[in-house]
RNA sequence: UUUGAGAAUUUGAUCUUGGUUCAGAUUGAAUGCUGACGGCGUGGAUGAGGCAUGCAAGUCGUACGAAGUGAUUUAUCACUUAGUGGCGGAAGGGUUAGUAAUACAUGGGUAAUCUACCUUUAACUUUGGAAUAACGGUUGGAAACGGCCGCUAAUACCAAAUGUAGUGAAGUGAGACAUCUUGUCUUCAUUAAAGUGGGGGAUCGUAAGACCUCGCGGUUAAAGAGGAGCUCAUGCGAUAUCAGCUUGUUGGUGAGGUAAAGGCUCACCAAGGCUAAGACGUCUAGGCGGAUUGAGAGAUUGACCGCCAACACUGGGACUGAGACACUGCCCAGACUCCUACGGGAGGCUGCAGUCGAGAAUCAUUCGCAAUGGGCGAAAGCCUGACGAUGCGACGCCGUGUGAGCGAUGAAGGCCUUAGGGUUGUAAAGCUCUUUCGCCUGGGAACAAGAGAGGUAAGCUAACAUCUUGCCAAUUUGAGGGUACCAGGUAAAGAAGCACCGGCUAACUCCGUGCCAGCAGCUGCGGUAAUACGGAGGGUGCAAGCAUUAAUCGGAUUUAUUGGGCGUAAAGGGUGCGUAGGCGGAAAUAUAAGUCAGAUGUGAAAUUCUAGAGCUCAACUCUAGACCCGCAUUUGAUACUGUAUAUCUUGAGGAUAGUUGGGGAAAACAGAAUUCCACAUGUAGCGGUGAAAUGCGUAGAUAUGUGGAGGAAUACCGGUGGCGAAGGCGGUUUUCUAAAUUAUUCCUGACGCUGAGGCACGAAAGCAAGGGGAGCAAACAGGAUUAGAUACCCUGGUAGUCCUUGCCGUAAACGGUGUAUACUUGAUGUAAUUGGUCUCAACCCCGAUUGUGUCGUAGCUAACGCGAUAAGUAUACCGCCUGGGGAGUACACUCGCAAGGGUGAAACUCAAAAGAAUUGACGGGGGCCCGCACAAGCAGUGGAGCAUGUGGUUUAAUUCGAUGCAACGCGAAGAACCUUACCCAGACUUGACAUGUAGUAGAUCGCCACAGAGAUGUGGCUUCCCGCAAGGGCUGCUGCACAGGUGCUGCAUGGCUGUCGUCAGCUCGUGCCGUGAGGUGUUGGGUUAAGUCCCGCAACGAGCGCAACCCUUAUCGUUAGUUGCCAUCAGGUAAUGCUGGGCACUCUAGCGAGACUGCCUAGGUUAACUAGGAGGAAGGUGAGGAUGACGUCAAGUCAGCAUGGCCUUUAUGUUUGGGGCUACACACGUGCUACAAUGGCCGGUACAGAAGGAAGCGAAAUCGCGAGAUGAAGCAAAUCCCAAAAGCCGGUCUCAGUUCAGAUUGUAGUCUGCAACUCGACUACAUGAAGUUGGAAUUGCUAGUAAUGGCGUGUCAGCUACAACGCCGUGAAUACGUUCCCGGGCCUUGUACACACCGCCCGUCACAUCAUGGGAGUUGGUUUUACCCGAAGUCGCUGACUUAACCGCAAGGGAAGAGGCGCCGAAGGUGAGGCUGAUGACUAGGAUGAAGUCGUAACAAGGUAGCCUUACCGGAAGGUGAGGCUGGAUCACCUCCUUU
Repeated sequence: UUUGAGAAUUUGAUCUUGGUUCAGAUUGAAUGCUGACGGCGUGGAUGAGGCAUGCAAGUCGUACGAAGUGAUUUAUCACUUAGUGGCGGAAGGGUUAGUAAUACAUGGGUAAUCUACCUUUAACUUUGGAAUAACGGUUGGAAACGGCCGCUAAUACCAAAUGUAGUGAAGUGAGACAUCUUGUCUUCAUUAAAGUGGGGGAUCGUAAGACCUCGCGGUUAAAGAGGAGCUCAUGCGAUAUCAGCUUGUUGGUGAGGUAAAGGCUCACCAAGGCUAAGACGUCUAGGCGGAUUGAGAGAUUGACCGCCAACACUGGGACUGAGACACUGCCCAGACUCCUACGGGAGGCUGCAGUCGAGAAUCAUUCGCAAUGGGCGAAAGCCUGACGAUGCGACGCCGUGUGAGCGAUGAAGGCCUUAGGGUUGUAAAGCUCUUUCGCCUGGGAACAAGAGAGGUAAGCUAACAUCUUGCCAAUUUGAGGGUACCAGGUAAAGAAGCACCGGCUAACUCCGUGCCAGCAGCUGCGGUAAUACGGAGGGUGCAAGCAUUAAUCGGAUUUAUUGGGCGUAAAGGGUGCGUAGGCGGAAAUAUAAGUCAGAUGUGAAAUUCUAGAGCUCAACUCUAGACCCGCAUUUGAUACUGUAUAUCUUGAGGAUAGUUGGGGAAAACAGAAUUCCACAUGUAGCGGUGAAAUGCGUAGAUAUGUGGAGGAAUACCGGUGGCGAAGGCGGUUUUCUAAAUUAUUCCUGACGCUGAGGCACGAAAGCAAGGGGAGCAAACAGGAUUAGAUACCCUGGUAGUCCUUGCCGUAAACGGUGUAUACUUGAUGUAAUUGGUCUCAACCCCGAUUGUGUCGUAGCUAACGCGAUAAGUAUACCGCCUGGGGAGUACACUCGCAAGGGUGAAACUCAAAAGAAUUGACGGGGGCCCGCACAAGCAGUGGAGCAUGUGGUUUAAUUCGAUGCAACGCGAAGAACCUUACCCAGACUUGACAUGUAGUAGAUCGCCACAGAGAUGUGGCUUCCCGCAAGGGCUGCUGCACAGGUGCUGCAUGGCUGUCGUCAGCUCGUGCCGUGAGGUGUUGGGUUAAGUCCCGCAACGAGCGCAACCCUUAUCGUUAGUUGCCAUCAGGUAAUGCUGGGCACUCUAGCGAGACUGCCUAGGUUAACUAGGAGGAAGGUGAGGAUGACGUCAAGUCAGCAUGGCCUUUAUGUUUGGGGCUACACACGUGCUACAAUGGCCGGUACAGAAGGAAGCGAAAUCGCGAGAUGAAGCAAAUCCCAAAAGCCGGUCUCAGUUCAGAUUGUAGUCUGCAACUCGACUACAUGAAGUUGGAAUUGCUAGUAAUGGCGUGUCAGCUACAACGCCGUGAAUACGUUCCCGGGCCUUGUACACACCGCCCGUCACAUCAUGGGAGUUGGUUUUACCCGAAGUCGCUGACUUAACCGCAAGGGAAGAGGCGCCGAAGGUGAGGCUGAUGACUAGGAUGAAGUCGUAACAAGGUAGCCUUACCGGAAGGUGAGGCUGGAUCACCUCCUUU
């Protein structure tokens, strides 16, 4: 120093695991849109690619000669400079190519070293000599640049002297002990130098000067500071699909070399050195201080600033020098560029600007040395692209502004609207203020310290000179720049954008579009009402910026040290032994390595943090402190760990005596069974299956008996029983061998645990060789099944299965649970051993130990579950995991005879994949129950004709809708016109219909005529009301708003309806259980028509449903008595309740009663309830109806109605005539009539109920064969009208296409209606079709039901009605029962389904796209090695050659140089490899794609349970064999547990 946030996304929902994505911060950034000002920073990250031009390192005349210019007092002075000489060009500046260690960081060492300039100290600075550039002459060359001859100087060069001092040697003293260090010592040898500029008293000198002195130099030596070299330790990337590397390599001796240790180099000797704690190789990379992020630990990074390193066109080399192997020096080689007279030369921006190129991308060819710093100089000064400034870029950080107050009619405009309003919005306008910044004008800093004429003081000195230093001081130095800042003026005047608005995530509406266009970070939006696309209005966020892209950290505890896991999610090695390593029992002593504490040194500055200060604030800068968690040295502590020593017994092991067992290896033996062979008996079948067939058998099978052969396996015992490390092990006996365990003591004394590599074992299948071969049985063959059947089933059958030897090394090698140790409530089996009580003994019983099971507490777990045999609590060690797929694949290596095994990726692709549990749904899973569901019956349909509806076809149109059950005699309770929606043709356009308004005209209505198919048009006639008036009512016309639409969307909707289903279910509150979804209740035992009721129960209650309440009907009572009724009384008729009368009965219609398991018996839990019985009109919901829970089917309906949106507006509206909806090779549904004698026909005769009736029902009577006509009584109805048939009685027909049946057709009619042609019904006569009881299949019905008979009504002018809805008459049969079909309900189970089995889903094949592997090869890069050639250059050698200084009289010598030779040696060449990149005909698998093809392997018992290893086979999923697993359903049995 003060600190840690989550969210979205797998599912119908849940919890978990797990990945993906987002919100944050940051950047040398780039891109898009936009852009007012200032300050401070920052800006070639890519091609270490190439560079035009200018500048970036010079300086010194107080080292030197010379030349030139100027001045003057003519002898000097000043200035300039090419050259000699000195110092500096090794700094500063740039870049990051190389380099994984010759680098860097931190800390040491140097007793193994050097150091120019600077500081300090000591001493000296003597005497000579020979040249040379410049220059002059001459000459070569295009140039660059030279050659020869001659002259000259120095602080250039050379020689000598001296020796403070250094160095070497010898002697010697002292110190320390690996070489050594040191001195105050002595001797010997050897080694220096340069002058220049001032000044000057004495002395000397003709003079110059000597001499003295001062400053600056020079030489020698010592010390310091700073700098540099070498070296050691530690730290500092990836990769083991790089495992072995190394010959100067490792060491020694000697020598050379260097400033210096050293194989640094060389000769010789030895054979070493490094490596799993990662050598060697490959890839990548400058390192650090620091920066970014993070709570931290960490992770990433190394721009700017600072330190170090490396590099300077590429490669090599040395020279000079204190320092270089040298960015703007040299030589050589190479590439490139330029000049050239073609002979030859020149160059190196990775300095500052700038240019081209490449790139997403990075600035001015600016000003100045005023400041800071550097080089040279005595100094003035000169130089300085270091630096200071300015410019450009919103690239970053920081600051400021774009105005402030008041202002509601809540203006206009925009947008939305439920049409009222809302919002933009106090926002604007308007009024009142202010003026930062900008603009104009004026003033105006700091950055300046120095330098310095002159004066003064001190020091040096012989000196008052010179010089140095201090002080005073005229004068003088600013690029930025008239900048910062200040004042005045000016007018709200000049200054806001960008992204986003479904969720995450702050912010919503309209329009357009219509799975298109597009969006998208994840999830995902868009298929006609898009808050998700595009636009607009509004809003949100940030703001001179805002977004996007890229990148890093965070979130991510998603590599987990802090801080994760491995039974089922990814993950325990198949098992053991054991090496290295890690860890290790009890008590003691020593030590002090780890550990802990203190001190010291270091950890550069900057950065970060804290405090303070300066720019108006801030950014920025300055000052101080803290920090730098590190390293080293040193002093202590000693608990723990380590080490050493000596002990202990509890861990471990051993001894003695037992016990146990399918432990292992080998040998011998045994019986049962299968098969085969022989013989015998015996005869026609056997065998096999769902059913069959192939097969065997009259050449004698199967069956039966006897005998024999051979191989394999060992029934019963046998058991969640035993043994083994695992794999695994089962007849008996013997031999050998291993282990566990028990008892008691004894012995050793930590000998232990784990275990990377390693070694051994390791089911089945498979391989090799040799045997063997009974049964079984991959492959194969045949038969079936099937659409097919490379399968399931059957008949055969070979490898193999067995033995010996050798390989292989894998399995669901599983407890899906590594090994070892310790601790932690219990219950109950079983196996082995053992102790005790008791007993004569045994058993029983009570304990203990070791195994092996089940249940279960705490605890753990996502849950399931585990639970002393842990998945609990802990320790030690090993192995393994990090999203799914690609893939256990490719390449590489390794093992194997092979099959294959081990190790083991990436590109690409997806947003999931997965575990456990929940609710449903489903199952060719299970259990229970119900229903005219089946069964038992009756009558049908399906066959015929007709009717009707539908499909199809046809058509100008055959309008539209309904389509499994749940469309099809349905909408339609009635299409000739109308209806009518369709078609053709003709008309109209404010309209056939509604409302408002403006104008205009007039009544409207009505009548007539003409044209026309009509609608309509034209013409004529007639002609208002209210009001005093204005005007109004009514109507026509013109115009504006609008009307209209059976046009679309039932998948935008309301309402209504169908269906499951009148099935018994569907839920809620509170409580309880579960992390949760959820569960409980509602399950269970009974019972019911019923979730009906009873009992039980962590549930207690409640709601919607069930039932009941309602209606009709069956019995009775009561009230009432007309239009109904008539028993009694009376009257009357041909007859009749016809009349009086009555209301008793029937009936009508109001009100009541009645039925409730109420009573009895039995069963049942003393229950609910059930069975039977009594009584009763009716008995167990009496019968029927109405009544339809939560919901399902995007079920049906926009054409009943309503309605959003869209579309249409001289038409998709309105209207008229005609046509069509009525068509007709065909198919289906629903019906009617029949096929006949239980009948048809004829005659006679009897009995209903419920409806309807005024534009109606219509009697009687008359006419007509009849439909009907005429006619008119009665009746708005218990009054009148419409009105029965089957039945019964009698007759006839006599089994036939008929006296059955009635289609079809002809003729003649009736009725309705403007109108019966398309297209009505009915009547009469005539005609007289199919049809003789109906295939597969299928429907309805359980009692007043089916069947059968007629009657009525609605719609309606009429009718297609045989339909629909009702009514009454006659009136059955059968139900053993729930196995099966269908549908439904409840419980349970499995599930990979949830759009829910019409589900999901696998593989081949075909097409397209993408990435990858192999591939004859081809072509690059890099690297190794061998050889060739061999530049420059150092080093070594060198005959002849050349040469001023020294020696020598000379000859010559010494020395040097050129040349030559040699070693090494860059580039280059040739050959052979290693690694790696790109590409490649063809080829292989993979991934992804719209609705392709073939099958259906998996999920349910997935229809043959699935899966694992292995082998064979097959279009494909896959099939089969052998062994294994449960991660298999169901049923039964066994065992165990719990309770009793």